[in-house]
RNA sequence: UCGUGCUAGGCGGGGCGCUAGCGGUGCCCUGUACCUGCAACCCGCUUCAGCAGGGCUGAAUUCCUUUCCGAGGUCCGUCGGCGGGUCGUGCGUUCGUGGUCACCGGGUGUUGACGGCCGGCCCCCAUGCGAUGGGUGGCUGGUGAACCUGGUCAGGGCGGAAACGCAGCAGCCAUAAGCUUGUCCGUCCAUGCGCCGUGGGAAAUUCCGGUCCGAGCUACGGAGCCACGUCGCUCUCCCGUUCGCCUCAUCGACGAAAGGUGCACGA
Numbered sequence: 001u002c003g004u005g006c007u008a009g010g011c012g013g014g015g016c017g018c019u020a021g022c023g024g025u026g027c028c029c030u031g032u033a034c035c036u037g038c039a040a041c042c043c044g045c046u047u048c049a050g051c052a053g054g055g056c057u058g059a060a061u062u063c064c065u066u067u068c069c070g071a072g073g074u075c076c077g078u079c080g081g082c083g084g085g086u087c088g089u090g091c092g093u094u095c096g097u098g099g100u101c102a103c104c105g106g107g108u109g110u111u112g113a114c115g116g117c118c119g120g121c122c123c124c125c126a127u128g129c130g131a132u133g134g135g136u137g138g139c140u141g142g143u144g145a146a147c148c149u150g151g152u153c154a155g156g157g158c159g160g161a162a163a164c165g166c167a168g169c170a171g172c173c174a175u176a177a178g179c180u181u182g183u184c185c186g187u188c189c190a191u192g193c194g195c196c197g198u199g200g201g202a203a204a205u206u207c208c209g210g211u212c213c214g215a216g217c218u219a220c221g222g223a224g225c226c227a228c229g230u231c232g233c234u235c236u237c238c239c240g241u242u243c244g245c246c247u248c249a250u251c252g253a254c255g256a257a258a259g260g261u262g263c264a265c266g267a
Stems, first nucleotide, its partner, number of pairs: 001267006009057003012030005020046005034054005063260006072251003077246001079244003084239002088235001090233003095229006103222003106218003115212006123201006129194002131191008139182001141180003149174004157166003
């Protein structure tokens, strides 16, 4: 130097996001460069950072390192645009509520408004009457004593020769104490009972009556004014989303250039 066969390695990369970190699945940019299983309320690992299994290629233009270029992405910040939102200001032919006001309407008024005075009801206290409720006394009726109440006393008992007499239980009748009844009469107590009486009191209203005065009274509806809230519009500040330009910082594919890099056998 050539040939043959192996091995390391390679068979995409990057950004964002996620993560303690690494990689994957995910989205995006490049680019075309194996297959199967796992995997975003995640899957597998641990700074040598996917796990498991299989296949192709293989020391080179294909692997590794450095430099250059630079698609694209992300970060900080300024400015601008679209759109949204909070507070606030002003305006309003928005609506609602409340208040004020006799301007309009309505109601009412010389059959006398409003107001003044007098009196009364309604209110409170005392008292009387009644009512209601309850108690009690009388009266009426009923019941009511084994015996220690009365009358009559069967039977039985006692006295007597007998006639008769005596005491007397039960029963019956009537009563005492007691219990109970009630339309009635009297009395006592009580009261968120009174189109009842008497006296006194309080005092802001309502109502009623009388009297004086002599023309308004009434906020029911509308208008005006005021206040609060609500709706709409304008404006300022502030906040947020998104887009665009520029700056800062960072990562960086593809590509280009340079350099580096095994083993065995044979000739």
Molecule: Bacterial large signal recognition particle RNA
Organism: uncultured Planctomycetia bacterium